This is a predicted structure of a 99-nucleotide RNA (SAM riboswitch aptamer (S box leader)) from Ureibacillus acetophenoni. The sequence was found by an Rfam model in a public genome assembly. Rfam family: SAM riboswitch aptamer (S box leader). About the family: The SAM riboswitch is found upstream of a number of genes which code for proteins involved in methionine or cysteine biosynthesis in Gram-positive bacteria. Model confidence (mean pLDDT): 82 of 100.

RNA sequence: UUCUUAUCAAGAGAGACGGAGGGACAGGCCCACUGAAGUCUCGGCAGCAGCUUUAUGCCAGUGCCAAAUCCUGCAAGUAAUUCACUUGAAAGAUAAGAA
Numbered sequence: 001u002u003c004u005u006a007u008c009a010a011g012a013g014a015g016a017c018g019g020a021g022g023g024a025c026a027g028g029c030c031c032a033c034u035g036a037a038g039u040c041u042c043g044g045c046a047g048c049a050g051c052u053u054u055a056u057g058c059c060a061g062u063g064c065c066a067a068a069u070c071c072u073g074c075a076a077g078u079a080a081u082u083c084a085c086u087u088g089a090a091a092g093a094u095a096a097g098a099a
Stems, first nucleotide, its partner, number of pairs: 001099008013042005021031003025073004043065003047062002050058002052055001069091001074088005
């Protein structure tokens, strides 16, 4: 990097440095000098993996700590004036396994 499977409306932030971006992509809508990204320290959460006494448990390898994966994107349906809703897919993220 690719493939397969599973999950994605739960949960969890302070400080220091830094100094203008960030939320995958596009549109929207948000966050941000009352300090974005990034780095470090400390703290926290617990989906997957692991463990066992199989649970409202333990652990902390990976992951994560604004907003449903922030919403939509394609298709079908409902609704009826463009304001919505539902289902499935696609895309993305994470984990485990495989190549």